A computed fold for a 255-nucleotide part of an RNA from Caulerpa verticillata, annotated as large-subunit ribosomal RNA, domain VI. The gene name in the source record is rnl. The prediction has a mean pLDDT of 87. RNAcentral holds the full RNA, with entries from ENA and SILVA.
Context: one part of a larger RNA
């Protein structure tokens, strides 16, 4: 743009695509077959390999400044404490959220149809045989379905419900606060009748026991206030800060 008014929600499902994997063990049974070695169809059942797509409660990774520890150095007059450099974190020892695999569950499945080598039944043309001419029965990871995902531009444009129609309007888009979304764009979720970010504040959680006094020691030092202290991104409350405003839009529909 179309889908003959204009939106909003929920939907069918023509078609498309994906995926289809295999080992080994136990039981049937040390049965059946076999002179014996040996050694099944079948049915159940149980651990697995790769692969696949998810996800981060566990187990680890990562975490460019979170949290401690250190060394030199320059500066905050000095002491202590602290900032600033040390290749793009100096070095080290931890680490939340995210995002990750080596970590976690979980999947192939069963089932029906048609049917291919093949194997039948019955049975003539051919008094016989012959699965095969007429009839009929099985049969494979393949095939069609079923099992996930997408799907009315499916121009064959579908379907079911509601809303609007000159408004104090359905409804949307710009704007604005953001997101598990994301390169823009789009999606999504909010916009004061608000918990959308931020901030605060209380908890998760990381880190390891803070500065400051005090106590022990000649001292390095350690206790002790104190489970401190600090602190990104996580959870909740909480309108303190910012979500202000303005805009198109069918006009009862065969052009």
């Nucleotide at each position: 743009c179309g889908u003959a008014a204009g939106a909003a929600u929920a939907u069918u499902g023509a078609g498309a695509g994906a995926a289809c994997u295999u080992u080994u063990c136990c039981a049937u049974a040390a049965u059946a077959c076999g002179a014996g070695a040996g050694g099944a169809c079948u049915u159940g059942g149980a651990a697995g390999a790769a692969c696949g797509g998810a996800c981060c409660c566990c187990u680890g990774g990562u975490g460019a400044a979170c949290c401690a520890g250190u060394u030199c150095u320059u500066c905050g007059a000095c002491c202590a404490c602290g900032a600033g450099g040390a290749c793009g974190c100096g070095c080290u020892g931890g680490g939340u959220a995210g995002c990750u695999a080596u970590g976690u569950a979980c999947g192939g499945a069963a089932u029906a149809g048609a049917g291919a080598a093949c194997u039948g039944c019955u049975g003539a043309a051919a008094g016989c045989a012959u699965c095969u001419a007429a009839g009929u029965a099985g049969g494979a990871a393949a095939c069609u379905a079923a099992u996930c995902u997408c799907a009315a531009g499916a121009u064959g444009a579908a379907u079911a419900u509601u809303c609007u129609c000159c408004a104090u309007u359905a409804g949307a888009c710009u704007c604005c606060g953001g997101u598990a979304a994301g390169a823009u764009c789009a999606a999504c979720c909010g916009g004061u009748u608000a918990a959308u970010a931020g901030g605060u504040u209380u908890c998760a959680g990381g880190u390891a026991g803070a500065a400051g006094a005090u106590u022990u020691g000649u001292a390095a030092a350690a206790a002790u206030u104190g489970a401190a202290g600090c602190c990104g991104a996580g959870a909740a409350a909480u309108a303190c800060u910012a979500a202000u405003g303005a805009u198109c839009a069918a006009u009862u529909g065969u052009u």
Description: Taxonomically the source falls in Caulerpa (Eukaryota, Viridiplantae, Ulvophyceae, Caulerpaceae).